[in-house]
RNA sequence: GGAAGCGAUUUCUAGGGUUCCGACCUCCGGUUUUCCCAGGGGGUGUCUGGUCCAAGAGAAAUCCACUGGGGUAACCCAGGAACACGGAGGGACAAAAGCCCGGGAGAC
Numbered sequence: 001g002g003a004a005g006c007g008a009u010u011u012c013u014a015g016g017g018u019u020c021c022g023a024c025c026u027c028c029g030g031u032u033u034u035c036c037c038a039g040g041g042g043g044u045g046u047c048u049g050g051u052c053c054a055a056g057a058g059a060a061a062u063c064c065a066c067u068g069g070g071g072u073a074a075c076c077c078a079g080g081a082a083c084a085c086g087g088a089g090g091g092a093c094a095a096a097a098g099c100c101c102g103g104g105a106g107a108c
Base pairs, nucleotide, nucleotide: 005064007063008062009061010060011059012058015053016052020050021049022047023044024043025042026041027040028039029037030036066079067078068077069076070075083103085106089101090100091099
């Protein structure tokens, strides 16, 4: 200095926050004090949750490129691997992140 498919999709998980639901606190109200809760306002993610976001270097499945074999052909069979340290900064949605920039800069 250079090569590779360093392929795509879906469903999840680690992880992530707080729009919505729930939980908790509080105020009003029911109601005259406690207890309790039809309803309404505010706050807490320093709430295990449901919804939500989610991995190149996590999991599973499917599909294509491609390779080998068979077939006049349509197509069929087998394979479709390995490796992967990593900021700062910026971006989106309500918000954040192992999301995206990005297998980027850099390191080896």